[in-house]
Context: one part of a larger RNA
RNA sequence: GGAUGAACGCUAGCUACAGGCUUAACACAUGCAAGUCGAGGGGCAGCAUUAUUCUAGCUUGCUAGAAUAGAUGGCGACCGGCGCACGGGUGAGUAACACGUAUCCAACCUACCUUUUACAUGGGUAUAGGCUUUCGAAAGAAAGAUUAAUCCCCAAUAGUCUCUGAAUUCCGCAUGGUUUUCAGAGUAAAGAAUUUCGGUAAAAGAUGGGGAUGCGUUUCAUUAGUUUGUAGGUGAGGUAACGGCUCACCUAGACUUCGAUGAAUAGGGGUUCUGAGAGGAAGGUCCCCCACACUGGUACUGAGACACGGACCAGACUCCUACGGGAGGCAGCAGUGAGGAAUAUUGGUCAAUGGGCGCAAGCCUGAACCAGCCAAGUAGCGUGAAGGAUGACUGCCCUAUGGGUUGUAAACUUCUUUUAAUGGGGAAUAAAGUGAGACACGUGUUGUCUUUUUGCAUGUACCCAUGGAAUAAGGACCGGCUAACUCCGUGCCAGCAGCCGCGGUAAUACGGAGGGUCCGAGCGUUAUCC
Numbered sequence: 001g002g003a004u005g006a007a008c009g010c011u012a013g014c015u016a017c018a019g020g021c022u023u024a025a026c027a028c029a030u031g032c033a034a035g036u037c038g039a040g041g042g043g044c045a046g047c048a049u050u051a052u053u054c055u056a057g058c059u060u061g062c063u064a065g066a067a068u069a070g071a072u073g074g075c076g077a078c079c080g081g082c083g084c085a086c087g088g089g090u091g092a093g094u095a096a097c098a099c100g101u102a103u104c105c106a107a108c109c110u111a112c113c114u115u116u117u118a119c120a121u122g123g124g125u126a127u128a129g130g131c132u133u134u135c136g137a138a139a140g141a142a143a144g145a146u147u148a149a150u151c152c153c154c155a156a157u158a159g160u161c162u163c164u165g166a167a168u169u170c171c172g173c174a175u176g177g178u179u180u181u182c183a184g185a186g187u188a189a190a191g192a193a194u195u196u197c198g199g200u201a202a203a204a205g206a207u208g209g210g211g212a213u214g215c216g217u218u219u220c221a222u223u224a225g226u227u228u229g230u231a232g233g234u235g236a237g238g239u240a241a242c243g244g245c246u247c248a249c250c251u252a253g254a255c256u257u258c259g260a261u262g263a264a265u266a267g268g269g270g271u272u273c274u275g276a277g278a279g280g281a282a283g284g285u286c287c288c289c290c291a292c293a294c295u296g297g298u299a300c301u302g303a304g305a306c307a308c309g310g311a312c313c314a315g316a317c318u319c320c321u322a323c324g325g326g327a328g329g330c331a332g333c334a335g336u337g338a339g340g341a342a343u344a345u346u347g348g349u350c351a352a353u354g355g356g357c358g359c360a361a362g363c364c365u366g367a368a369c370c371a372g373c374c375a376a377g378u379a380g381c382g383u384g385a386a387g388g389a390u391g392a393c394u395g396c397c398c399u400a401u402g403g404g405u406u407g408u409a410a411a412c413u414u415c416u417u418u419u420a421a422u423g424g425g426g427a428a429u430a431a432a433g434u435g436a437g438a439c440a441c442g443u444g445u446u447g448u449c450u451u452u453u454u455g456c457a458u459g460u461a462c463c464c465a466u467g468g469a470a471u472a473a474g475g476a477c478c479g480g481c482u483a484a485c486u487c488c489g490u491g492c493c494a495g496c497a498g499c500c501g502c503g504g505u506a507a508u509a510c511g512g513a514g515g516g517u518c519c520g521a522g523c524g525u526u527a528u529c530c
Base pairs, nucleotide, nucleotide: 001530002529003528004527006526007525008524009523010522013381014380015379016378017377019374020373021339026337027336028335030334031333032332035082036081037080040079041078043075044074047073048072049071050069051068052067053066054065055064056063057062058061089292090291091290098217099216100215101214102213103212104211105210108209109208113205114204115203116202117201118200119199121155122154123153124152131144132143133142134141135140161186162185163184164183165182166181167180170177171176191197192196218264219263220262225255226254227253230252231251232250233249234248235247236246237245267289268288269287270286271282272281273280274279294315295314296313297312298311317328318327319326320325345371347370348369349368353367354365355364356363357362384415385414386413387412395405396404397403398402421466422465423464424463425462429457433453435451436450437449438448439447440446441444474519475518476517477516478515479500480499481498485514486513487512488511489510495502496501
C1' cells in the first nucleotide's frame, strides 16, 4: 500500500447493486416450511343443490322452518397411487478413494421420461373405513359380525426375460464376451367421466447413481515399529455388483525412515486476497462434491434412504399426568434465551422462475421472487454556480498611530433546481398458459388465428409542474519517517507515543486557540492476511 462476512469511536443527505451468528453442531415458547389425486375405491362427518313429506304464514303457489334420501356438486377421516431420497440448512465428524484429476466396470442398478415390439383371459378371500361393544386421565388400544378397489392371492397365456442342458459363429483385456439353434422348467397384467389417460413383459436410449484404480492433498520423529479378519488362498453365504464384505478351513504373511503406527489440526474443489512473477494466505456469499440432522445403534418400506420435519431400541435433557403411563427434537423460515466485540422481520405473494400431485381446472410450495432493518461493502449523485475588494466586521499573529492572515471567503448582484417538499400523470416485468370460438392437416402431448382473463412488489420505478439556495459536512493529522506552524497554558507534572522519542520555565511532539494538510458521507483506531 492492498484486502475483510469485521468490530469500536466521532459523524451522517439520497439512490442502485451485492452482503449480514466467523462465538455455543448451546437450549428452544409460538406460527408456518410436503403434499396431492373423487378421472382408483368403499363411503358421507360437515357445506351447498335437488327431490319428497310435514308444519306455519298467506297473495293458492310462493316464502320460512323441520325431517328424510348419497340423488347431484363436492368432500373431513379411511384404503389405494405418486411424491415425501428433491428442494432448504449446517460443517460436528472425516487426513479418507473424502475431494480434485485421469482411466476402467468383460463386476453393476436406474421410478418418472423417450423410442420400438407384444399383451391385458378366468377366478378367489381378506382388510381399513363405517356398525356393535370393551379398556384408558390422556396418548391410544382390543374384540365381534360385515364391506370395496388401480390392495393382495391363485390359475391361464407369453418372450430378444430368468435358470438348466446340448450344439454353434465371431472376437478379446486374464477370469471371458458375443451370435444363432434346439429341449426342459419358472415368472405378467387394472382399470377409469373411454378419439383420452393409465396397466404388464421385453429391448434400447436418456438421466441419475454404485464400485475399482494411477497421481495429488496440513503439522509433529521430543511418535519407530504396527497388524490377527490382520496378508493371501480354497469353498460357501451375502450384495444391484466386485471384494475378508461375512463365515469355515489352510498358509504366515502384510505395512514401514520414499515415514508405517500414533498424536494434533482440518470438510475438499471451482475460486478469493495479495504479489511484477514465483509464491504465500483464505475456502464467508455463488456453483460442484462429501458428511451430518438432540447423542449412539438398528433395520423396515421403496427404483432410490439405513431417511432433517418416518419407524424401533438405548442415553441425556425438557414437558404433560388421574402416578398406571405418555409426548418432544429449528444445523428449514421468522422468532426467543444464552454465549459474544459482533450479525436483521415472529413481513407479502405464488404474479414470474422452478418443484410435487393431478387428464385438466387447480391445490401445495418460508424453494423462489419481493418488501423491512443495518454506512457492513462497492458504485453513482448532492450539500449550489457565475460575478463580487471599501481586500468590510470578528478572530488570530507581529517589529503594533501601522501591517499580515482568515479571504472571493462573507455581504451584495445575476442564475440553476439534481436532491428534498407538494400536486398531477404513470410503466415494463405477461413470455406463455388457462377459458371460449374459428380454421388447417399428416387427426394429436398437433399447428395457426381471434377473443377473454391472470401483477405480490405498486400507484412503486419513471415523467411533468410549482415556489425557493431553499432540506444536507465531517473525521483524522500538522517533531522526523510523512503532506501540513504559530501563540497561550503547563513545567520530567499533567500527559503523548507505530518506531526514534517529547515534557525538568521561551515545548512546531502534552492541553487549548488561530492557521494549515489529507480524505470526504465518511474519517480514524483495533484485529487478521499478503
Molecule: small-subunit ribosomal RNA, 5' domain
Organism: Bacteroidales bacterium F22